[in-house]
RNA sequence: GUUUGAUCCUGGCUCAGGAUGAACGCUAGCGGCAGGCUUAAAACAUGCAAGUCGAACGGUAACAUGAGGAGCUUGCUCUUUGCUGACGAGGUGCGCACGGGUGCGUAACACGUAUGCAAUCUACCUUUAACUGAGGGAUAGCCCAAAGAAAUUUGGAUUAAUACCUCAUAAUAUCACAUCUUCGCAUCAAUUAACAAUUAAAGCUUCGGCUGUUUGGGAUAGGCAUGCGUUCUAUUAGUUAGUUGGUGAGGUAACGGCUCACCAAGACCACGAUAGAUAGGGGGCCUGAGAGGGUUAUCCCCCACACUGGUACUGAGACACGGACCAGACUCCUACGGGAGGCAGCAGUGAGGAAUAUUGCACAAUGGACGAAAGUCUGAUGCAGCCAUGCCGCGUGCAGGAUGAAUGCCCUAUGGGUUGUAAACUGCUUUUAUAUGGGAAGAAACGCCUCUACGUGUAGAGGUCUGACGGUACCAUAAGAAUAAGGACCGGCUAACUCCGUGCCAGCAGCCGCGGUAAUACGGAGGAUCCAAGCGUUAUCCGGAUUUAUUGGGUUUAAAGGGUGUGUAGGCGGAAGUGUAAGUCAGUGGUGAAAGCCCGCAGCUCAACUGCGGAAUUGCCAUUGAUACUGCAUUUCUUGAGUAUAAUUGAGGUGGGCGGAAUGUGUCAUGUAGCGGUGAAAUGCAUAGAUAUGACACAGAACACCGAUUGCGAAGGCAGCUCACUAAAUUAUUACUGACGCUGAGGCACGAAAGCGUGGGGAGCGAACAGGAUUAGAUACCCUGGUAGUCCACGCCGUAAACGAUGAUUACUCGAUGUUGGCGAUAUACUGUCGGCGUCCAAGCGAAAGCAUUAAGUAAUCCACCUGGGGAGUACGGUCGCAAGAUUGAAACUCAAAGGAAUUGACGGGGGCCCGCACAAGCGGAGGAACAUGUGGUUUAAUUCGAUGAUACGCGAGGAACCUUACCUGGGCUUAAAUGUAGAGUGCAUAAACGGGAAACUGUUUUCCUUCGGGACUCUUUACAAGGUGCUGCAUGGUUGUCGUCAGCUCGUGCCGUGAGGUGUCGGGUUAAGUCCCAUAACGAGCGCAACCCCUAUCGUUAGUUGCCAGCGAGUAAAGUCGGGGACUCUAACGAGACUGCCGGUGUAAACCGGGAGGAAGGUGGGGAUGACGUCAAAUCAUCACGGCCCUUACGUCCAGGGCUACACACGUGCUACAAUGGUUGGUACAAAGGGCAGCUACCAGGUGACUGGAUGCUAAUCUCGAAAGUCGGUCUUAGUUCGGAUCGAAGUCUGCAACUCGACUUCGUGAAGCUGGAUUCGCUAGUAAUCGUAGAUCAGCAAUGCUACGGUGAAUACGUUCCCGGGCCUUGUACACACCGCCCGUCAAGCCAUGGAAGCUGGGAGUGCCUGAAGUCGGUAACCGCAAGGAGCCGCCUAGGGUAAAACUGGUAACUGGGGCUAAGUCGUAACCAAGGUAACCGU
Repeated sequence: GUUUGAUCCUGGCUCAGGAUGAACGCUAGCGGCAGGCUUAAAACAUGCAAGUCGAACGGUAACAUGAGGAGCUUGCUCUUUGCUGACGAGGUGCGCACGGGUGCGUAACACGUAUGCAAUCUACCUUUAACUGAGGGAUAGCCCAAAGAAAUUUGGAUUAAUACCUCAUAAUAUCACAUCUUCGCAUCAAUUAACAAUUAAAGCUUCGGCUGUUUGGGAUAGGCAUGCGUUCUAUUAGUUAGUUGGUGAGGUAACGGCUCACCAAGACCACGAUAGAUAGGGGGCCUGAGAGGGUUAUCCCCCACACUGGUACUGAGACACGGACCAGACUCCUACGGGAGGCAGCAGUGAGGAAUAUUGCACAAUGGACGAAAGUCUGAUGCAGCCAUGCCGCGUGCAGGAUGAAUGCCCUAUGGGUUGUAAACUGCUUUUAUAUGGGAAGAAACGCCUCUACGUGUAGAGGUCUGACGGUACCAUAAGAAUAAGGACCGGCUAACUCCGUGCCAGCAGCCGCGGUAAUACGGAGGAUCCAAGCGUUAUCCGGAUUUAUUGGGUUUAAAGGGUGUGUAGGCGGAAGUGUAAGUCAGUGGUGAAAGCCCGCAGCUCAACUGCGGAAUUGCCAUUGAUACUGCAUUUCUUGAGUAUAAUUGAGGUGGGCGGAAUGUGUCAUGUAGCGGUGAAAUGCAUAGAUAUGACACAGAACACCGAUUGCGAAGGCAGCUCACUAAAUUAUUACUGACGCUGAGGCACGAAAGCGUGGGGAGCGAACAGGAUUAGAUACCCUGGUAGUCCACGCCGUAAACGAUGAUUACUCGAUGUUGGCGAUAUACUGUCGGCGUCCAAGCGAAAGCAUUAAGUAAUCCACCUGGGGAGUACGGUCGCAAGAUUGAAACUCAAAGGAAUUGACGGGGGCCCGCACAAGCGGAGGAACAUGUGGUUUAAUUCGAUGAUACGCGAGGAACCUUACCUGGGCUUAAAUGUAGAGUGCAUAAACGGGAAACUGUUUUCCUUCGGGACUCUUUACAAGGUGCUGCAUGGUUGUCGUCAGCUCGUGCCGUGAGGUGUCGGGUUAAGUCCCAUAACGAGCGCAACCCCUAUCGUUAGUUGCCAGCGAGUAAAGUCGGGGACUCUAACGAGACUGCCGGUGUAAACCGGGAGGAAGGUGGGGAUGACGUCAAAUCAUCACGGCCCUUACGUCCAGGGCUACACACGUGCUACAAUGGUUGGUACAAAGGGCAGCUACCAGGUGACUGGAUGCUAAUCUCGAAAGUCGGUCUUAGUUCGGAUCGAAGUCUGCAACUCGACUUCGUGAAGCUGGAUUCGCUAGUAAUCGUAGAUCAGCAAUGCUACGGUGAAUACGUUCCCGGGCCUUGUACACACCGCCCGUCAAGCCAUGGAAGCUGGGAGUGCCUGAAGUCGGUAACCGCAAGGAGCCGCCUAGGGUAAAACUGGUAACUGGGGCUAAGUCGUAACCAAGGUAACCGU
């Protein structure tokens, strides 16, 4: 960082840090110091890695030298001689057991640490004591001969030694026996003295000595024994016959079953034996605050090993890396007979692998072997080479330099920002690199020469000799910025941001996650950041991770308390005293190697590195002291625990007896047609008489009321009454014992229901099963039956959501209240005390919910259990069980979560309250017919586009013949129109006339002024701008619909809560309303509600023209026509009025009620405008605007024609009807609101009419357009009609450039369907529905039956809120939050992955039995060899190895098979789950 919409917690995953013997990618200037096969203990060509001593030996192959001889070229060749220096080979001595390598084996006295050896050894060195006399025979070599390919071997002759043998001498040596004193836990040791036996040598020499033999001590190096520490697995629980011990013997340097004979039966183990797996151990190293965790490369110590296994020899030391023998595997040589070999030494080779170096130089130094020494040898070592493998250091320049140059990149783009003082340019420096020159320390010894001291030797002084590295480090000089920067990263964690490309593609990714057309996450670029000769990635370890918790965690609900008791081991344990000193504490001593870490000082120019000194080494052992606590021993105590006595309590347990109600069955009786059952039915029972009712009898099981929040029990569990037996608890007394206690791994016992076995029993209920229903299905829910079972006895099983999801015990910590069993006091009100069972609450705790003297608080002891989810309580193995199964109990693989509590929403076939034409009550419609109109679909060249549940469908469109028009076909243009700027050109354009053409367009003819310079104007052309009803409404603005005119949505401060959040806004009333009142940790406020605005209903005032006309006058056939008038109507401005104001009732109030009053109007009077926070990625890029993308002789634009008007069909919205409440015809009456000059038109005339021809008024309260239903009469008489008017024919009128596709209207004729409409569904609560007409916008005209307004006539009904729909508030549940159109489960099908079982096949290691058995030690042994010592040979025991047999363990693989996990949209259901999830869910069986 990551689970959530958000929160707190639990919990995992992941990251940032450090480290590495590393590897890989990109890059690379130098130096110093370090490091460098982690894999195949796999195999090795070649060279080297252990020799040395002639001052122990016989000698003389090579070299040199001397001497002699010969040949002669007179300084060469040949030859003799071991005389000399030396020395091959040989024999002897010493060394080869060190040094160097590796980590196979080993879980062990291997290692570490501390002790012991009175049970031991130690060559060379040092020291002590003593000694070194005499003799002997061989043998290698050399010479000769032989076998063999070779390796090598054999025979003969001869020879030496510090080689070998014999004898002498001999003790303070060894050994036997006895003695003295002292010490020790003991065996014994030390000491004293005596006696017996045994054992030694070798020479060389310069005569100094060196070497040798014996002995004691020291030093060094080993051996052995012991305490403590030292990995994982119990799904390894029993192991062991030389095993454990004893006696005796053998063996060893030495103790010991080390080995053998005999005797005994022991020894180890839950404090983990045995077995299996893995592994060299430590100092140290890495990490960490520490405690710890990890690790064992380099350096140091120890161990083990040397091709694999075994064996001994030699030696002081080995069971021996560069020795031997045998067996085995492998490689090589071979003449096929036989031989040779062992790099886990240094280099090196191939192989393996991600991966690890030169077949280098030197013994100059340090060290080692030998030697008297010179010296020789030394792949130890010192150095160099390769590698950025690591650590450390240095450099790649420094200073100035702004017009902030140019390029690049970005932007809000006249310009600005950034790259960036960066560059250019000027000055300076020269580390480093290059060149030239100089040039170390490491070297001091030994040796040699000289000198000094005493004594040809020793000690000292001086001189001389010796350098692999290396002409290296270092120093100086020269020239010149000259020779030198990259890598990763830039969404958050995590420092660093923009553009372009791409478009869930390509890709990235440590976790979360990016990418589906505006990607700071991919790729590139510019810029920035971090490190830097390196930077990143990968792998591994520690850290963070308190995420195994000793320090330092938990277990009600997150993972986690065992189902309960009893009790063993173990752990822990009351009060007082005394002793002891094991634990504990303190002091001291020893040890804790060096290196390393830390501190100080010093040396390389610094640092890394190195040297010196100190500290530390927290440990172990020993010793001295202290005694509070724990332990141990002992003496007491009573409060813990138990006992006794008395009493009480209870569904405690076991067995027996008894009882009534109910149910069922049987018999009898009464009685007749149904009963039963359900949501509704059916199956079933019943005329052979059911159900119902009555009587009697029988059967089994369970015990109503009492009964409760009660009681009892360890838990499971226990309920009629009674008897017997039995267990417990409590209270009271405080008599007795005297810590006898608590817990409790294993063990043992108990343990609901279901299930199992045997035998009974069986009324009711009732898995399985059958039938009937339900259903798409219904292997269910419901119904009718019904077997196991339920019951009893005995025996198993051993599990449950066996729950308080809370282990047992003890102590402490405020209160209130109820109840139960006792006891005490009384005043019979109540109260005290002990033991239980409950509720509420404080402190405290807790993530919260909550717990709270019955703790989940504060402490103590013991036990059990947990460590992410899934896989999985699965597999395998073990134990138990008759079985079912139980118990114990993993891994591979997979995910980044799973989970707890609480919050806000949303949702519920949850609850409560309330509202709405939501239902109901009504009225009228739609759905059936014809037509109109819109949509879908189909068709078409095109039928342009959009709108699609409610919230699209007489919608955008308030008016498609052309235009509109966006679509199609065809023909044109390349820029129409606007605005310029700049340049060039022209007088062609425009306009008019004529021609072509369907038109657009195109062809021909004709400018003006002039001072002749040119100008005006028009046009053409070029460049810059255009244009697009093309895409994206999921990039947007604006506008709109809907929830909804629903009553809600929020804020500030305060308060509560860890927090998300809550409160306010809830509660009680009330309202149309979050409207108001009351109450109240809330108090206020905002947007909404209401009101303010408009129309309307009444009245008043003012004003009267174009309106009006009561009264007065004039006048007409008549008419406000005229004079006048303002009364009325009306007009249009201002006011009044209505506020629950008044009365009565109810109520605290708000408010409600009353057919109250008054009033034109009464409880928001009626209507309108007004639409909170938000929801639907709702609609619109085609009103408009706009980001991005796309087109540019076309997706732009112009024109003609066509299309948007198509038509098997489906749907929506309407109109007209189906008729008499009507049609038709004649007369007659009353509106409102609007419109009018390219207009409305009076009036007159014509026409049947649409209309036409005249004519007048009106730019409008003046003129004009104008009602219908109604009403009064006539007629029609129930019919497809005098209803209805579609369709069609004919003739016309009007508009218009033009009515063919495709207009409206008129007249005449024609006269479809249709007789009131299925399921279903819509509107409406009053001037409303219904019905009647009128006007207007658009408009040349009109497809208008649409829309928007206007008035006329004018109802019915509402009991009510159960139900349907929608909404509001409160509450409840939730596994939902994309929010129920949610979530989610399993089978099947497909792909991939790991895994279990499995007939079989094939490996591995270990063990056992039997057979065989090399080399070799040991034992035996006469014959052969040897003078002898001894040897050969043979025999025996043991053994590596080999063979064989049976079984166990552990891998690999496998036909087939089982489940599991993962995967974008597959199938079936919704059946399991979340809401009462639609049958509450879950656990066991």
The prediction has a mean pLDDT of 81.
A computed fold for a 1485-nucleotide RNA from an uncultured prokaryote, annotated as small-subunit ribosomal RNA.
Its Rfam family is "Bacterial small subunit ribosomal RNA".